[in-house]
RNAcentral holds the full RNA, with entries from SILVA. A computed fold for a 328-nucleotide part of an RNA from a metagenome, annotated as large-subunit ribosomal RNA, domain IV. The coordinates come from a structure-prediction model, not an experiment, and the mean pLDDT is 89. Its Rfam family is "Bacterial large subunit ribosomal RNA". Its family is annotated with structural constituent of ribosome and ribosome in the Gene Ontology.

Context: one part of a larger RNA
RNA sequence: UGAUGUUGAAGGAACUCGGCAAAUUGCUCCUGUAACUUCGGGAUAAGGGAGGCCUUUUCGUGGGCAACCAUGGAAAGGUGGCACAAACUAGGGGGUAGCGACUGUUUAGCAAAAACACAGGGCUCUGCAAAGUCGAAAGACGACGUAUAGGGUCUGACGCCUGCCCGGUGCCGGAAGGUUAAAAGGAGGUGUGCAAGCACUGAAUUGAAGCCCCGGUAAACGGCGGCCGUAACUAUAACGGUCCUAAGGUAGCGAAAUUCCUUGUCGGGUAAGUUCCGACCUGCACGAAUGGCGUAACGACUUCCCCACUGUCUCCAACAUCACCUCA
Numbered sequence: 001u002g003a004u005g006u007u008g009a010a011g012g013a014a015c016u017c018g019g020c021a022a023a024u025u026g027c028u029c030c031u032g033u034a035a036c037u038u039c040g041g042g043a044u045a046a047g048g049g050a051g052g053c054c055u056u057u058u059c060g061u062g063g064g065c066a067a068c069c070a071u072g073g074a075a076a077g078g079u080g081g082c083a084c085a086a087a088c089u090a091g092g093g094g095g096u097a098g099c100g101a102c103u104g105u106u107u108a109g110c111a112a113a114a115a116c117a118c119a120g121g122g123c124u125c126u127g128c129a130a131a132g133u134c135g136a137a138a139g140a141c142g143a144c145g146u147a148u149a150g151g152g153u154c155u156g157a158c159g160c161c162u163g164c165c166c167g168g169u170g171c172c173g174g175a176a177g178g179u180u181a182a183a184a185g186g187a188g189g190u191g192u193g194c195a196a197g198c199a200c201u202g203a204a205u206u207g208a209a210g211c212c213c214c215g216g217u218a219a220a221c222g223g224c225g226g227c228c229g230u231a232a233c234u235a236u237a238a239c240g241g242u243c244c245u246a247a248g249g250u251a252g253c254g255a256a257a258u259u260c261c262u263u264g265u266c267g268g269g270u271a272a273g274u275u276c277c278g279a280c281c282u283g284c285a286c287g288a289a290u291g292g293c294g295u296a297a298c299g300a301c302u303u304c305c306c307c308a309c310u311g312u313c314u315c316c317a318a319c320a321u322c323a324c325c326u327c328a
Stems, first nucleotide, its partner, number of pairs: 001323008010314002014312001019309001027051005036041001038157001052079012080084001092307004097302002099299002104116002120155007132141003158294004163224003168221002170217005177212003183206002188201005225243005252286001253283001264280005
C1' cells in the first nucleotide's frame, strides 16, 4: 500500500450518474392497520407493547389401577444483568409516476428488460386423399384428429372503446369486351424441276391463364391537407370564401420511453429542483388490434420524494488476518 473483516466522537446522503456498498429491520404472541380494489386482495401494510429466571395458584393433554411420570397454557408475586427472540439463523419501511396485466422465458461466456411468451380478441385458409410441412419419389407429419378441428398472421388479462379513406399495392369475385403463346388454319408468294412433285415462306380467321377492364375488401399493406377573411377595446374565431384530395385525424391522450425550439409557461415539492408530480396545448414529428385510453394485484425493471439507518461523505482513524515491500 492492497485485500477481507471489526469498531468509531459530532453530523447523517452533505457522497455519488444513482444511497452503489454498508448499516437498519428480522422470531413468536398481543394489539392495531390507510388510499385503492377485479371484493380475492392491498397486509407481516404502517404503528405500538411483551419476551430471562424463581415461587405460588390454576386449567388442560398423553400414559398409568394407583402413587405418579411426561408435556402445554393462563394469572399473581418476586428476582439478576448494560443487554432475556441475549449466540447462530432471521423482511428496512412508506408515497408518486412510467412500462409490461399476472406466474413464466431469453442473449451457456459483458444485456433478465419495457424484449419473448401468455390466457383472451380478430382476420384468413382448410370438407378430409383437408389446408399446410418434409421428401427426387415411395412415403410421413398434420391425425389414428374432422370446422367447438387443424394451419397462417396480427393483437395481447380486465374495463371503456376501436372513427374516416378501396385512389395506389395485395387478396377475393366477375360465362361481356380488348390484348395474347404454342397450336390450328391456309389466301397468297419464293426456290427448283419439262412435269408430277419436293422444299421453304406465309395474310385473314380460331385460340388459355395472365394483364387491361368492372366490382368488393382496411383487427389486408397502408393513408388520414393548404391559403385567406370575419364578432361593438384588444385578442381569438363558433362563421364564410377558395384550392387540392381516395379521404383530410373522430374518441381519448398530449413538452409524453414521442417536444426540435426547451431548463416552454403556470402550480407543487426544496433555502436553492435542466430531474420529478399536476396542469396548459403552440402535437418540429400522439392516436385507435403496426391497437387508443384507464387499471387492482404483481416486478432482482425504470423515475422522483420521505421516514428509519448508517464511514457513502465532512475526514479519516484504530484493530485482526492475509499478500506485496524492506531488513535479518